The prediction has a mean pLDDT of 81. The RNA shown here (transfer RNA) has 73 nucleotides and comes from Betaproteobacteria bacterium HGW-Betaproteobacteria-6. Rfam family: tRNA. Rfam links the family to the GO term triplet codon-amino acid adaptor activity. By type it is a transfer RNA.
RNA sequence: GGGUCGGUAGCUCAGUCGGUAGAGCAGCGGACUUUUAAUCCGUUGGUCCCGAGUUCGAAUCUCGGCCGACCGC
Numbered sequence: 001g002g003g004u005c006g007g008u009a010g011c012u013c014a015g016u017c018g019g020u021a022g023a024g025c026a027g028c029g030g031a032c033u034u035u036u037a038a039u040c041c042g043u044u045g046g047u048c049c050c051g052a053g054u055u056c057g058a059a060u061c062u063c064g065g066c067c068g069a070c071c072g073c
Base pairs, nucleotide, nucleotide: 001073002071003070004069005068006067007066010025011024012023013022019056027043028042029041030040031039049065050064051063052062053061
């Protein structure tokens, strides 16, 4: 250099056929408890890797780039 897969919340990952992005854990507040832990309830948090294109509308489709894993030569 070529090919395949991936990059989404602090972490691990979902996200269907394009229609204003979610779960678990973590964090914060509360309930319970003598206190802590556990449990329960509520809640904050995202430039969907970057740029361009298509479209009324893009995490999703197309193109280019960057990073990571893997497979040949």